The prediction has a mean pLDDT of 77. Predicted 3D model of a 112-nucleotide RNA (SAM riboswitch aptamer (S box leader)). It was read from a public genome assembly, where an Rfam model found it.
RNA sequence: AAGUUAUCACGAAAGGCGGAGGGAAAGACCCAAUGAAACCUUAGCAACCCUUUGCCAUAAAGAAGGUGCUACAUUCUACUUAAUACAGCAACGUAUUCAAGAUAGAUAACGC
Numbered sequence: 001a002a003g004u005u006a007u008c009a010c011g012a013a014a015g016g017c018g019g020a021g022g023g024a025a026a027g028a029c030c031c032a033a034u035g036a037a038a039c040c041u042u043a044g045c046a047a048c049c050c051u052u053u054g055c056c057a058u059a060a061a062g063a064a065g066g067u068g069c070u071a072c073a074u075u076c077u078a079c080u081u082a083a084u085a086c087a088g089c090a091a092c093g094u095a096u097u098c099a100a101g102a103u104a105g106a107u108a109a110c111g112c
Base pairs, nucleotide, nucleotide: 003110004109005108006107007106008105013042014041015040016039021031022030023029026077027076028075043070044069045068048066049065050062051061052060053059074104079101080100081099082097083096084095085094086093
């Protein structure tokens, strides 16, 4: 690296440096010279690992340390299913949705 398990709700930003991109990916949409990315400092959020207590188990509290994160936002569409509407003899089809899922992705703990 592949792979496994869990989560993807909420939350949290200022300064420096830099100088044109960024939001994963195609399209849409959005952010950006009133300064993008990257990097640095400080601050914060969260609670996966962790610490304490308790339990058969679920758990409760905490934040020193290891990660992570601090626009919207896992944004929408694109795949499958469902429901509804239209059309049709039927199958197929078209459209819609606070719908369900898949794929893909992110993070953590494992993993060689």